[in-house]
Context: one part of a larger RNA
């Protein structure tokens, strides 16, 4: 000089855009932060209307809906946090996988048949202070299990072709395996048909796993390490190679091109500096990985060893009838503590995304936005022009005077800002619904697509923005002047009291200490400090 997630110390008008616990991965009061679906089910609550009946109190069906829970699905493995651990195939780069998984979507392609037994809600009963049980008894499904059927797949055995050799294609036997309805439409019934949906198959697409080559921190005052250790043969487990794990054989494998130990540390895309090489860093912002009070561990799922799930154990809190029980803010705010330090216990789902639904629509502390701090960056102001008797009035002084100074004062003049009043946004494009019309497809109709008009939706917010009206009104300070280094005097002090980055200043004339006046430089900020170039 530049820089900065800064702090401190005086100062502070306004706005935009961004940023904000770097320390205690310290302990957390209270809110909320993952539901959703009645077009999957059985039951049930409450109201409107209508019908019927009535003792005029009501009762009972219909029907549009629905509260709380309960069975089923689907999401809770995204989204959000933080940097404990980690030096590693852990992250970057570039590559295999003929060694491999994908739930939801998108294409194609075969089907959706007949049966059964339960079981929570619910009732009865009981135990316990709760938190949660136990019995008994009913009952339903897109729940759960059989039987039936197999185009494909799968397994085995044969055979033939290819081939990147655990691959793909063929043909033949044999074997075990699949499924579920819900609504609309038309219907005298029956049947049909249409939209979601089930189920087996191939591909796509997305997201993953696994494995390789190179890069990837200091310390040799760390020189030797390994027994599942290297490798082989068989097997198990995985979706899938592989000591991943077990038997049984070998006796290997690693290291001065640093093994192991040991210290530090998330990586990186970048980000500061810098002419560039380099050197440092890895807030905010994408990407990856790791974790989720500590350690272990599997369950269920397509995907988890799962932050708001389960189990066990601790270690802390906390209820409690002492018999037993809850809990996990490194989500968003909030608290305490730690400290030199870091924010509201707001506001809406309007928009962008996300789940979940046929839809309306619920959720959403993700996001949108608002609030707090000058903490940065950037812009804008704190007037302008004119004014000499150089006013008062401060320093100074060689008593003439010089300076502060056109700077006040005063005259004109503007109103960015500022008060006050009136106007008022853009972000909204939807999607549903209501009318009309096209189109492909069917025997037709719902119903599927596409357009056109109408309707509706706005936290932010009566903000931005605009226009009138007032009136210079309502805004400037900090640090320095001995030299580096731009800026000099006076007084006060007397190696005293101080200052200081370096040299170095103060022992009676100190431009270096305190104050004043002046004068530099910077400005809503200057100054220190700390840190990296």
């Nucleotide at each position: 000089g530049a820089a900065c997630g800064a702090a401190c110390g005086c100062u502070g008008g306004c706005g935009g855009c961004a940023g904000g616990c770097c320390u205690a991965a310290c302990a957390c009061a209270u809110g909320u932060a993952a539901g959703u679906c009645g077009c999957g089910c059985g039951a049930u609550u409450a109201a409107a209307g209508c019908c019927c009946c009535u003792u005029c109190g009501g009762g009972g069906g219909u029907g549009u809906a629905u509260a709380g829970a309960g069975c089923g699905g689907c999401g809770g493995a995204c989204g959000g946090g933080u940097g404990a651990g980690u030096a590693a195939c852990a992250g970057g780069u570039g590559g295999a996988c003929a060694a491999u998984c994908u739930a939801c979507c998108u294409u194609c392609u075969g089907g959706c048949g007949g049966g059964g037994g339960a079981u929570a809600a619910c009732g009865g009963u009981u135990g316990g202070a709760a938190a949660c049980g136990g019995c008994c008894g009913c009952u339903a499904a897109u729940a759960c299990c059989g039987c039936g059927u197999a185009c494909g797949g799968u397994u085995g055995c044969c055979g033939c072709g290819c081939c990147u050799c655990g691959g793909c294609g063929c043909g033949g036997c044999a074997a075990a395996g699949a499924a579920a309805g819900a609504c609309g439409c038309c219907u005298u019934c029956a049947a049909g048909c249409g939209u979601c949906g089930c189920c087996g198959g191939a591909a796509g697409a997305u997201g993953g796993g696994u494995c390789c080559g190179c890069c990837c921190c200091c310390c040799a005052u760390u020189a030797g390490c390994u027994a599942g250790u290297u490798g082989g043969u068989g097997g198990g487990a995985u979706a899938a190679u592989a000591g991943c794990c077990c038997a049984c054989c070998a006796a290997g494998g690693c290291a001065a091109c640093g093994a192991u130990g040991g210290g530090u540390a998330g990586c990186c895309g970048a980000g500061c500096u810098g002419a560039g090489a380099g050197g440092u860093u890895g807030a905010u912002c994408g990407g990856c990985c790791a974790c989720a009070c500590u350690g272990g561990a599997a369950c269920u799922g397509a995907g988890a060893c799962a932050c708001g799930g389960u189990c066990c154990a601790g270690a802390c809190a906390c209820c409690u009838a002492c018999g037993g029980g809850u809990g996990g803010c490194a989500g968003c705010a909030g608290u305490g503590a730690g400290g030199a330090a870091u924010c509201u216990u707001g506001c809406a789902c309007a928009a962008u995304g996300g789940g979940c639904g046929a839809a309306a629509g619920c959720c959403u502390g993700a996001u949108g936005c608002a609030g707090c701090c000058a903490u940065g960056c950037c812009g804008c102001g704190u007037g302008g022009a004119g004014g000499a008797u150089g006013a008062a009035g401060g320093c100074c002084u060689u008593c003439g005077g010089g300076u502060c100074g056109u700077a006040a004062a005063c005259u004109c003049c503007u109103u960015u800002u500022c008060u006050g009043a009136g106007g008022g946004a853009a972000g909204a494009a939807c999607a549903g619904c209501c009318a009309g019309g096209g189109c492909a497809g069917g025997a037709a109709a719902u119903g599927g697509u596409c357009c056109u008009g109408g309707u509706u939706u706005g936290a932010c917010g009566g903000u931005a923005c605009c226009u009138c009206a007032g009136g210079a009104a309502u805004a400037a300070g900090c640090a320095a002047c001995g030299g580096c280094c731009a800026a000099c005097u006076c007084c006060g002090u007397g190696c005293c009291a101080g200052c200081a980055g370096c040299c170095g200043c103060g022992g009676u004339a100190a431009u270096a200490c305190g104050g004043a006046g002046g004068u530099u430089g910077c400005a809503a900020g200057c100054g220190u400090u700390g840190u990296u170039c």

The part of an RNA shown here (small-subunit ribosomal RNA, 5' domain) has 533 nucleotides and comes from a metagenome. The full RNA is in RNAcentral, with records from SILVA. It matches the Rfam family "Bacterial small subunit ribosomal RNA". Its family is annotated with ribosome and structural constituent of ribosome in the Gene Ontology. Model confidence (mean pLDDT): 85 of 100.